[in-house]
RNA sequence: GGAGUCGGCCAGGCGACCGCGGCGGGAUGACCCGUCGAGGAAAGUCCGGACUCCGCAGGGCAGGACGCUGGGUAACGCCCAGGCGCGGUGACGCGCGGCACAGUGCAACAGAGAGCAGACCGCCAGGGGCCCGCGCAACAUGGCGCGGGUACCGGUAAGGGUGAAAGGGUGCGGUAAGAGCGCACCGGCACCGGUGGUGACACCGGUGGCCAGGUAAACCCCGUCCGGAGCAAGGCCAAGCAGGUGCGAUGAGGUGGCCCGCCGAGCACCGGGUAGGCCGCACGAGGCCGGCGGCAACGUCGGUCCCAGACAGAUGGUCGCCGCUCCCGGCAUCGCCGGGACGCACAGAAUCCGGCUUACCGGCCGGCUCCCUCC
Numbered sequence: 001g002g003a004g005u006c007g008g009c010c011a012g013g014c015g016a017c018c019g020c021g022g023c024g025g026g027a028u029g030a031c032c033c034g035u036c037g038a039g040g041a042a043a044g045u046c047c048g049g050a051c052u053c054c055g056c057a058g059g060g061c062a063g064g065a066c067g068c069u070g071g072g073u074a075a076c077g078c079c080c081a082g083g084c085g086c087g088g089u090g091a092c093g094c095g096c097g098g099c100a101c102a103g104u105g106c107a108a109c110a111g112a113g114a115g116c117a118g119a120c121c122g123c124c125a126g127g128g129g130c131c132c133g134c135g136c137a138a139c140a141u142g143g144c145g146c147g148g149g150u151a152c153c154g155g156u157a158a159g160g161g162u163g164a165a166a167g168g169g170u171g172c173g174g175u176a177a178g179a180g181c182g183c184a185c186c187g188g189c190a191c192c193g194g195u196g197g198u199g200a201c202a203c204c205g206g207u208g209g210c211c212a213g214g215u216a217a218a219c220c221c222c223g224u225c226c227g228g229a230g231c232a233a234g235g236c237c238a239a240g241c242a243g244g245u246g247c248g249a250u251g252a253g254g255u256g257g258c259c260c261g262c263c264g265a266g267c268a269c270c271g272g273g274u275a276g277g278c279c280g281c282a283c284g285a286g287g288c289c290g291g292c293g294g295c296a297a298c299g300u301c302g303g304u305c306c307c308a309g310a311c312a313g314a315u316g317g318u319c320g321c322c323g324c325u326c327c328c329g330g331c332a333u334c335g336c337c338g339g340g341a342c343g344c345a346c347a348g349a350a351u352c353c354g355g356c357u358u359a360c361c362g363g364c365c366g367g368c369u370c371c372c373u374c375c
Stems, first nucleotide, its partner, number of pairs: 001371010012322007020037007039346001043357002046355005051230004058260004063226005068082005083096005097221002103219002105215002120160002122156003127153002129150008168186006187211002189208008234279004243270005253263002286305008323344002325341007
């Protein structure tokens, strides 16, 4: 200098004027002053919690979610560290229960055959049949033996071919030809033992020809967790109205998947009235700085700060200067000068918090890796 990888941060800046919402203060005809006023994702509403109600939140079945190990956390499907596998020269990235020998299922096309498989081509003359030659015996055209040929019955998974995938690999033996059929070495699996590690796991040794393909975001099995509904939760006040029918302690209803248990007086329908206010609701698993513990996620202690809050829903607009990007012209090789841009992203709180995911113009900082060059 180039290429790359991981992490963090910013989200145009300043000023003036006009406007909007909350809070505090002063006025008390409604205006003035002060102060605060979106985000890293406020988004998708996908997980996890806080909070509230269902009397308590109990048991079982069903159902759902998650899934290597250890830790962090209020909790998690999140985060950190590690293990194993795969990809990459590397920094690094991606994945993860049941090595799918508990059982059931599934696999298009091609192919003979796709699961305790299969004989299409090929290979094999061992057995049966047929043909030819020779020999022996016989003289009936038949019998016996040896050799050769022929792939009908068969054998064969070495070779070819199909496929994403064809039931370990190499070699020697073996055989009619072959095959883990036998043996040696290598690989895998199962079992046993040892060493290290909290553990996932790693390494080492032994035994067994055991050689068993894939798929669990298919059923299933194992383990862990989950009662339901959600701030339109829920509570208080005010205003207004007209009652009626049915069911109900022989149990209505709560209970919203079902059963048990528990509670126990209202419930359902028709008709009538209202469409207001307040709380919840902004101090919180809170932000920033520092010390300590920890590899880290994080924890803990001290200091400091108060930081949006509506209920048709505020957070905006105009102008000037500057920055960045693009376009045009000139000087003219890095660049400089002048002019122009309805150019400067994605988006926008609604009970709150922790995550994940998705969207995003442009830019800044740091760690690390690889290649080239120079000293």
Molecule: Bacterial RNase P class A
Organism: Nitriliruptorales bacterium